[in-house]
RNA sequence: UCGCGUAAUGCGCCGUAGGCAGGAGCGGGGGAACCAAGGUUUCCGCCGGGCCCGGCCGUUCAGCAUCGCGAGAGCGAGGCGGAGAGCGGACGGGAACGGCUAGGGGUUAAGUCGCGCUCAGGAAGCGCGGCCGGGCAACUUCAUCGGCCCGAACCCGACAGCUCACCUCGCAGGCGUCGGUGAGGGGAUCA
Numbered sequence: 001u002c003g004c005g006u007a008a009u010g011c012g013c014c015g016u017a018g019g020c021a022g023g024a025g026c027g028g029g030g031g032a033a034c035c036a037a038g039g040u041u042u043c044c045g046c047c048g049g050g051c052c053c054g055g056c057c058g059u060u061c062a063g064c065a066u067c068g069c070g071a072g073a074g075c076g077a078g079g080c081g082g083a084g085a086g087c088g089g090a091c092g093g094g095a096a097c098g099g100c101u102a103g104g105g106g107u108u109a110a111g112u113c114g115c116g117c118u119c120a121g122g123a124a125g126c127g128c129g130g131c132c133g134g135g136c137a138a139c140u141u142c143a144u145c146g147g148c149c150c151g152a153a154c155c156c157g158a159c160a161g162c163u164c165a166c167c168u169c170g171c172a173g174g175c176g177u178c179g180g181u182g183a184g185g186g187g188a189u190c191a
Stems, first nucleotide, its partner, number of pairs: 002176003009024001011022001012020003025171006035161001045100004051094004056089006063080002066077004103159001104156004111131008132151005139185008
């Protein structure tokens, strides 16, 4: 430079790298009614520190009766819990808040089922196989036969059906072409 997969592309501005709430185009997510689905006990996981509520226990004060002392006002002692107030403790519950990722959801072809292994364990990791999904370009589309490769990663955070308005996010990155047959479209050349 030309191409391929993909939404992943151009343009503008600043710029060394790179950047921009710029603009166009492209793609994704959230989000009514109707509809769909579900079924009234339905879903609401784990951790944390405060707050509120509840009974219980301890303790202090108040209270109550008893006993002792005192002439008396009172003082002291051990005791009680049916009602009061404060403080503390463990427990149970509640509404928020913060955090997490095992439920659930999203991007993507990147899922699903079975078996096996590792590990103290699964909610973690690895391997094999079946099904399913994606890719293998030189004009292009479709069908078909054989072969090869891939099935990662990330995000939300207990929440999400669809979805007008509306809100919001992304345009990273990677790669350099496996053959056969048939049909259609387009183009070039010749007559």